[in-house]
């Protein structure tokens, strides 16, 4: 320089006119109103509504247990998380080395819903004899028959053969074939010690191998979880309807309804005036300063905290924050084409022309996941040129 990958920031400027929604304010107007004047008006994700909380209300005597939903190596962080950091183990890839190999050490790099399969229960498709109480299809061994192709009985689990998995694994003894059946080593278990806060790792011993794999089946354990949201809640409170208490009038051989009438039944109880209380429209609150941003400086691997300085202007209701015109720019696209060259092509300057995403606050943050045009910075990898 050109490619690629991880992190961060940033989300167009700058001026002119027109408008949108709060607020404050001035004239005029008895008011609805009407003319004006300033200043303020989204985001990194404002989105999804997946986790965590703060905040209100409601419910709750304590504690145990169960039911039910959630987390799930450890160890920090935080108001808390299922985040975030730091560390541990495993798994797969690629390089490099050790060892006759099993295997194993180192580098990188990427992934892990990573508690318990020695508590119980169930599931392991195909395909294969066998899928967990192992087993005998083909192969090998012995015995015994034979028409010599073979068959029957019996041993084996080393080889074959199917699988995603096949009951440790390499070497080597041993045997009729063979087999942890013995050795060694390699794995895995397990007991001490010994490092680390723990996960977890290291060394010796002893153990022939028990423990296939599933827990994103149920299920065991550990730990955590009352409930429902600002349409939460809290104050004012109007007409008109209903409530209720008081006083004054009326009243029951009364009125009124059950389609009309008239007897019978069943039911109901009126007006006026004062005052009280609940609620509906509507109005204020809550409501934006906050676990807040920025800058220095300490602690700390880090995430994160302390600490001083600064900053801070949408709060509103289905709900405003936008349009046009200039200019210049980031970039792209045509035309020239200095000039370079591996003769494909590349292209400075100059004209022209088009040009900037995803996106939309509704009570508030911290996290996650998603979308995103371009631009700037930083690291690391690889290439190609020079020194």
């Nucleotide at each position: 320089c050109c490619a690629g990958a991880g992190g961060g920031u940033u989300g167009g400027g700058c001026g002119g006119c027109c408008g949108c929604g709060g607020c404050u304010u001035g004239g005029c107007g008895u008011a609805u109103g009407c003319c004006g004047a300033g200043g303020c008006g989204a985001g990194g994700a404002a989105a999804g509504u997946c986790c965590g909380g703060g905040c209100u209300c409601c419910a709750u005597g304590g504690a145990a247990u169960g039911a039910c939903g959630g987390u799930g190596c450890c160890g920090g962080u935080u108001a808390a998380u299922g985040g975030c950091c730091g560390g541990c183990g495993g798994g797969c890839c690629a390089g490099a080395g050790a060892g006759c190999g099993a295997u194993u050490u180192c580098u990188g790099g990427c992934c892990c819903a990573g508690g318990g399969a020695a508590a119980g229960u169930g599931c392991c498709a195909c395909a294969g004899a066998a899928a967990a109480u192992a087993g005998u299809c083909c192969a090998c061994c012995g015995g015994g028959c034979u028409c010599c192709g073979g068959c029957c009985c019996g041993g084996c689990c080393a080889g074959g053969u199917c699988g995603a998995a096949a009951g440790g694994g390499u070497g080597g003894g041993g045997u009729a074939a063979g087999a942890g059946c013995c050795c060694a080593c390699c794995g895995c278990g397990u007991u001490u010690c010994c490092g680390g806060u723990a996960a977890c790792g290291g060394a010796a011993g002893c153990g022939g191998c028990a423990c296939g794999g599933c827990a994103a089946a149920c299920c065991c354990c550990a730990c955590c979880g009352g409930g429902a949201g600002c349409a939460a809640g809290a104050c004012c409170g109007a007409a008109u309807a209903g409530g209720g208490g008081c006083g004054g009038c009326a009243u029951a051989u009364g009125a009124g309804c059950g389609c009309a009438u008239u007897c019978c039944c069943g039911c109901u109880c009126g007006u006026c005036g004062c005052c009280c209380g609940g609620g509906u429209u509507g109005g204020u609150u809550g409501c934006u300063u906050g676990a807040g941003g920025g800058g220095c400086g300490g602690a700390g691997c880090g995430a994160u905290c302390c600490g001083c300085c600064u900053c801070c202007u949408a709060g509103a209701g289905g709900a405003a924050u936008g349009g046009c015109c200039g200019c210049a720019c980031a970039u792209c696209c045509g035309c020239u084409g200095a000039g370079c060259u591996u003769c494909g092509g590349c292209g400075a300057c100059g004209c022209g022309g088009g040009g900037g995403a995803c996106a939309g606050a509704a009570c508030c943050c911290g996290g996650c996941u998603u979308a995103c045009a371009g631009a700037c910075c930083c690291u690391c990898u690889g290439g190609c040129a020079c020194u």

Bacterial RNase P class A from Allosphingosinicella sp., 387 nucleotides, folded computationally. Its mean pLDDT, the model's own confidence on a scale to 100, is 75. The gene name in the source record is rnpB. It matches the Rfam family "Bacterial RNase P class A". Its family is annotated with dimeric ribonuclease P complex, tRNA processing and ribonuclease P activity in the Gene Ontology. Lineage of the source: Bacteria > Pseudomonadota > Sphingomonadales > Sphingomicrobiaceae > Allosphingosinicella.